[in-house]
Molecule: c-di-AMP riboswitch aptamer (ydaO/yuaA leader)
Organism: soil metagenome
This record gives sequence, C1' cells and structure tokens, in this order.
RNA sequence: AGCCGAAUUCGCGCGUGUCAGGCGCGAAGCGGGGGAACCAGUGGGCGAGCCGCAACUCGCCAGGGGCAUAUCCGGGUGGAUAUUCCGGAGGAGGACCUUCAACCUCCAGCCCGUCAGCUAACCUCGCAGGCAUUUGGGGGA
Repeated sequence: AGCCGAAUUCGCGCGUGUCAGGCGCGAAGCGGGGGAACCAGUGGGCGAGCCGCAACUCGCCAGGGGCAUAUCCGGGUGGAUAUUCCGGAGGAGGACCUUCAACCUCCAGCCCGUCAGCUAACCUCGCAGGCAUUUGGGGGA
C1' cells in the first nucleotide's frame, strides 16, 4: 500500500497525573429482521371426545423460518435422513474500475423454536471475523 465481508467514520461520558487500551451512550453511513391494505396462499399425519359425517377441542408425531454464494438432481458405500466417493446443473470469489475469454479456488458455519408470504407507516438488530488471491484483449481512471 492491499483482499473476502454490511462490518466504517465521528462526537460525548466513565476511568487516568496525561494518553492509549477498555466500557457505556449518541450521530452519520452501510447491512439485516419483524410488520397493513392489495395480491398470493389454503390450513400435514395419527389417536381421543360426538350414534355417524363435517366442524370444533385435546394429546402425540412431523414440520417451518432467518443470516450467508454456500443450493438442487442422479448414482455408489452404508441399517440409515449419518459419514464418504463420483458425476451433472446452478451459485460465489480472484489486488484501481468495468467488460470479454481462459485458468484457479469455494459452495461452509451459525441462529429462531411449532412461529414469521409480500408489505406503507412503524418497531427492532449488526457494524464482526478471517486472510496474502491469476493471465491476456478492449474501454475508462
């Protein structure tokens, strides 16, 4: 002087001999979640309650959703929805910016807790962590 990522900058206070670090509050900026109308969607399975059906109620078993590129499909191994291997489709990143082509790398991890579609007003949360990463053509700076 840089990269991935929303994850930066500034002010005030506590503390201190004075600073730095730390803690707390606030502002700007960047990013996420909840949340009307309209539109969309149509309310799982099993058992019990009722003479039967429907509806309703209760219990049990499954579910469902969010951040992030980190998903889907097929086949093998396997008791298996675990692990792991192979293939395909799709998605993400690669050093001033953009575009085209090739090449390389990644497709993890975490959270809510039976509950959330979209969504104006409104409410609310985060500003971490991890790294050392190619080439060529066109245009711009």